[in-house]
RNA sequence: GAUGCAAGUUGGGCAAUUGCUAUUCGGUAGAAAAAUCGAAUAGAGGAAAGUCCGAACUCCAAAGGACUGGGUGCCGGGUAACUCCCGGGAGCCGCGGGCGAAAGUCCGUGGUUACGGAAAGCGCCACAGAAAAUAUACCGUCACGGCUUUGUCCGUGAUAAGGGUGAAAAGGCAGGGUAAGAGCCUACCGCUUCGGUAGUAAUAUCGAAGGUCCGAAAGGAGUUCCGCUUUUGCGGAAUCAUGGCAAACCCCACUCGGAGCAAGACCAAGUAAAGGGAACUUCCACUUUGGAGCGAAGUUGUCCGCUUCGUUUGUUCCCAGGGUAGGUCGCUUGAGCUUGUCGGUAACGGCAAGCCUAGAUAAAUAAUUGCCGUCCCAUUAUUUUGGGAUUACAGAAUUCGGCUUACAGACUUGCAUCAGAA
Numbered sequence: 001g002a003u004g005c006a007a008g009u010u011g012g013g014c015a016a017u018u019g020c021u022a023u024u025c026g027g028u029a030g031a032a033a034a035a036u037c038g039a040a041u042a043g044a045g046g047a048a049a050g051u052c053c054g055a056a057c058u059c060c061a062a063a064g065g066a067c068u069g070g071g072u073g074c075c076g077g078g079u080a081a082c083u084c085c086c087g088g089g090a091g092c093c094g095c096g097g098g099c100g101a102a103a104g105u106c107c108g109u110g111g112u113u114a115c116g117g118a119a120a121g122c123g124c125c126a127c128a129g130a131a132a133a134u135a136u137a138c139c140g141u142c143a144c145g146g147c148u149u150u151g152u153c154c155g156u157g158a159u160a161a162g163g164g165u166g167a168a169a170a171g172g173c174a175g176g177g178u179a180a181g182a183g184c185c186u187a188c189c190g191c192u193u194c195g196g197u198a199g200u201a202a203u204a205u206c207g208a209a210g211g212u213c214c215g216a217a218a219g220g221a222g223u224u225c226c227g228c229u230u231u232u233g234c235g236g237a238a239u240c241a242u243g244g245c246a247a248a249c250c251c252c253a254c255u256c257g258g259a260g261c262a263a264g265a266c267c268a269a270g271u272a273a274a275g276g277g278a279a280c281u282u283c284c285a286c287u288u289u290g291g292a293g294c295g296a297a298g299u300u301g302u303c304c305g306c307u308u309c310g311u312u313u314g315u316u317c318c319c320a321g322g323g324u325a326g327g328u329c330g331c332u333u334g335a336g337c338u339u340g341u342c343g344g345u346a347a348c349g350g351c352a353a354g355c356c357u358a359g360a361u362a363a364a365u366a367a368u369u370g371c372c373g374u375c376c377c378a379u380u381a382u383u384u385u386g387g388g389a390u391u392a393c394a395g396a397a398u399u400c401g402g403c404u405u406a407c408a409g410a411c412u413u414g415c416a417u418c419a420g421a422a
Stems, first nucleotide, its partner, number of pairs: 001418010012372007020043009045393001049404002052402005057260004064304004069256005074088005089115001090113010116251002121249001123245003138163002140159007147151001171189002174186003190240001191210008212221003222239007264329004275319006282292004293311007336355008373390006
C1' cells in the first nucleotide's frame, strides 16, 4: 500500500422563493367560540422498524392470604427497573511463546457460553456394537488339555493393556511387575476430603491424607492414623473418578396482580316497547335502623376473605333486542439534552451553567433554484475539464431505558493475508 473480516461515527450543509401544520403576539370581526390577515419561532430516525424485555402514567380498587401458573440463574457493581450495561471469575474453541521423556502445564492474546443442581426422585441415549451405567467379552493375548486331521483347528480357564462399533465404552503418561494383563505397585498429572494464605465474593494458590476385599447402595471385613487403657480392648477419622442429557419432567434460590393512550377523565346526544330466566317468603334486636342467613355483581385462573347492592307486590341481577355515539382533554418540561468540573478501573453518579428541540387526527413536517460537499461516467501531466445523480435502510401517533433486525457511500480503529521498503 492492497484485499477480506469485525466494531464504531456519519449518512448531506447553507441561502432564497413558494406551500402545509403547530405555538405565541398583534389586527379585522364577533357576546363568546369558530374564521381570517400579518410577524416571529419550530417541524419525521439511528433505527421512527420488530412488539422481544423493563418501566413511567391511567383504571380495576377500599385488602389481603393460599394454591396454581410464569420469569431469571457464576460473583460483585450500575440503574426507576430489566432477560440490559460494566468489571471480575470459570468452562470450551483457536493463535503465539516457554517448561517437560510423555501425560500435561505456565504466560500472553482473540472468540464464545441457555454459566445453579445428575448423590431428592422419575426418565431418555436411535442405529451400530459383545456390552450404554445395578452396563462387557466380538476380535485379540496368555496358560492347560485334546486330535488317525498339525491347522488362520477344537475345548476349559484367566484377562480387560491392544483393536473394532459408536457422540460417548469402568481416569491419563512413563516405568516396574505378571503366564499374559490390570491402580496390581511406584513417581508425576488429574480427582476427592480436610486445612492454611489472598480476595467482599465467585474463585485462585499452597500443604497433608487417600488406590485392599464383599456389596447396586447403605454397610461389613481388613488396614492406616489419633486418643484412652495394666492387659484384653474401647472410641473417633480415613479408605481414587460407574458416562452424558435438566433448550427432559423435576429440585433449589430469588422474584412476579391484571389490562393497556382504542388506558382513562369531562361535556353533549341517546338509553324505547314487549319477552325469557334467577334470587329474596327466614331469625335476633328494635325509635330510626342494624346484624345474621340467602342471592347477585366486582376482585388475573381457582378457593378463602373483603367491598357494594337486594331481601316481597316489590326490588336487584342475567339473556336477547331497538336506538345514540359529536366534541374537549389526556398531548408533550422529560428517570430530558449540551458543556465544564469532581469521584469511580468502568458502567455510572454528584455539582455548576446553559438550552426547550413536532403534537398531527385520515393524518402536516414539502417543492424549485443556486453554491458547497459526496458519488458515478468520460477525460486530463494534475480536482484538470465536462456531463449526470442527491442516490442506502426507511417515515413520529402517550413517553422513556434496552435488545434484535435492515443499511449504498464516506471516515476512524483493530485483526488476518499478500506485496514492497528499511
Predicted 3D model of a 422-nucleotide RNA (Bacterial RNase P class A) from a Melioribacteraceae bacterium. Its mean pLDDT, the model's own confidence on a scale to 100, is 76. The source organism's lineage runs through Bacteria, Pseudomonadati, Ignavibacteriota, Ignavibacteriales and Melioribacteraceae. The model forms 94% of the base pairs in the Rfam consensus. Its Rfam family is "Bacterial RNase P class A". Rfam classes the family as a ribozyme. From the family's description: Ribonuclease P (RNase P) is a ubiquitous endoribonuclease, found in archaea, bacteria and eukarya as well as chloroplasts and mitochondria. The sequence was found by an Rfam model in a public genome assembly.